[in-house]
C1' cells in the first nucleotide's frame, strides 16, 4: 500500500411578521430550510437513503435564461419550482412513530499478501 472478515462512534434543517376565522405556526400575504455518493462546488443532472409491505415487491418531488471558463442544468446574475406517513381548521417548518432506522463518513484491533 491494497484485500478479507469483525467491532465502535457519528450521521437533517426550517413559520419572523401580518390578515380572515369560534378554532389555523395547517388557509391567504410574507418569512425560513435543503441528508449521502458521483460530477467544476448541485434541494430541482445521475444514483442512494428516508416511506409502505403479506418480504414477492410497491412508491419515490421540482429549472430555465444569460455570463465566465478547457470543463459548471453545480459557480455568478436573474426569474421560477419542489418537499413521505399519522394527528390537528387542510402542515416541507408544529406534535408523533423517532433516545428509532439508514445512505454514508470516520476510527479500532485482527488475519493473511
Nucleotide at each position: 500500500a491494497g484485500a478479507a472478515a469483525a467491532c465502535u462512534u457519528c450521521a437533517g434543517g426550517g413559520u419572523c411578521a401580518g390578515g380572515u376565522g369560534a378554532a389555523a405556526u395547517u388557509c391567504c400575504u410574507u418569512c425560513c430550510c435543503g441528508g449521502c455518493g458521483g460530477u467544476a462546488u448541485a434541494c430541482c443532472c445521475c444514483g442512494c437513503g428516508c416511506g409502505c409491505u403479506u418480504c414477492g415487491g410497491c412508491a419515490u418531488g421540482a429549472a430555465c435564461u444569460a455570463g465566465u471558463g478547457a470543463a459548471a442544468u453545480u459557480c455568478u446574475a436573474g426569474u421560477g419550482g419542489c418537499g413521505a406517513c399519522a394527528g390537528u381548521a387542510a402542515a416541507g417548518g408544529c406534535u408523533g412513530g423517532a433516545u428509532g432506522a439508514a445512505a454514508g463518513a470516520a476510527g479500532u484491533a485482527u488475519u493473511g499478501u